Large-subunit ribosomal RNA, domain IV from a Rickettsiales bacterium, 326 nucleotides, folded computationally.
It matches the Rfam family "Bacterial large subunit ribosomal RNA".
The prediction has a mean pLDDT of 85.
Context: one part of a larger RNA
RNA sequence: GCAUCCUAAAGGAACUCGGCAAAAUAACUUCGUAACUUCGGGAGAAGAAGUACCUAAGAAUUAGGAAAUCUUAGGUGGCACAAAAUUGAGGAUGGCGACUGCUUAAUAAAAGCACAGCUUUUCGCUAAUUCGUAAGAAGAUGUAUGAGAAGUGAGACCUGCCCGGUGCCAUAAAGUUAAGAGGAGUUGUCAUUUGGCAAUCAAUCGAAGCCAUGGUAAACGGCGGUCCUAUUUUGAGGAUCCAAAGGUAGCGUAAUCCACUGUCGGGUAAGUUCCGACCUGCAUGAAUGGUAGAACGACUGUCCUACUGUCUCUAGGAUGCACUCA
Numbered sequence: 001g002c003a004u005c006c007u008a009a010a011g012g013a014a015c016u017c018g019g020c021a022a023a024a025u026a027a028c029u030u031c032g033u034a035a036c037u038u039c040g041g042g043a044g045a046a047g048a049a050g051u052a053c054c055u056a057a058g059a060a061u062u063a064g065g066a067a068a069u070c071u072u073a074g075g076u077g078g079c080a081c082a083a084a085a086u087u088g089a090g091g092a093u094g095g096c097g098a099c100u101g102c103u104u105a106a107u108a109a110a111a112g113c114a115c116a117g118c119u120u121u122u123c124g125c126u127a128a129u130u131c132g133u134a135a136g137a138a139g140a141u142g143u144a145u146g147a148g149a150a151g152u153g154a155g156a157c158c159u160g161c162c163c164g165g166u167g168c169c170a171u172a173a174a175g176u177u178a179a180g181a182g183g184a185g186u187u188g189u190c191a192u193u194u195g196g197c198a199a200u201c202a203a204u205c206g207a208a209g210c211c212a213u214g215g216u217a218a219a220c221g222g223c224g225g226u227c228c229u230a231u232u233u234u235g236a237g238g239a240u241c242c243a244a245a246g247g248u249a250g251c252g253u254a255a256u257c258c259a260c261u262g263u264c265g266g267g268u269a270a271g272u273u274c275c276g277a278c279c280u281g282c283a284u285g286a287a288u289g290g291u292a293g294a295a296c297g298a299c300u301g302u303c304c305u306a307c308u309g310u311c312u313c314u315a316g317g318a319u320g321c322a323c324u325c326a
Stems, first nucleotide, its partner, number of pairs: 001321008010312002014310001019307001027051005036041001038154001052076008077081001089305007096297002101113002117152007129138003156291003160223003165220002167216005175210002180205002185200006224241005250284001251281001262278005
């Protein structure tokens, strides 16, 4: 010096991206226990007290007994009685995801995936769908309360407007149209009495698709601008342009806010973080789900109590290694 441990005056997070690490808590019995809540929880909430051993009496248990246990009273010893070891730190408040679960074997366990529930859609059984060239197989020895595909993601309150574009579904009159059908004509050649053979080929007919007409957004998606106006400000209101329709309820400086450390309030002596509001939303918004929310989380932000060598500021000790000498 390194590794693993132990101890520390006064202070107690001043350390640091961050209490990382360490310390602290810890068992059993009794008392006691808030907001909130889906009434189940929250909860071991929080917060207290007792605990060794001896003596006596009692209690419940048992068919009866023993042992052990418990209650009450009195006593004994120690610095210390859950005497060692094992053995929850707690609280307040946000974000996200309802939950248990799953995941990058060997840097990521999460707010990602899944999930029950919800919705749309396909499919009537030789089902749709999938694998296979096929035979055949899965679906399923199932039958729409079923099976497949897609999205959302418990439960609560809800889920607005737009079908112009793209997709999907339906309709089918006209138009367009492939192969094919058709065969006027033209050409070549043979024979010549009309004709035979071959090549080319007009009109016309001709499916789906496209075009057309409707529907459909829990399909992909989308959801405006300018000017004026009530003595100041704001703009209920008016004018005008564009559009398929102009963003409703909600939420909002947000895991979304550039300007930005927005402004106000709270917390601190002091707060780019945090909490509550405001709304001027660069660029929120409703199953690409919106909002609130108990419980849950080795998730993530902020604060408080306790606790401490994280620190002020280091020091001492133990074991092993390194190192030096032999």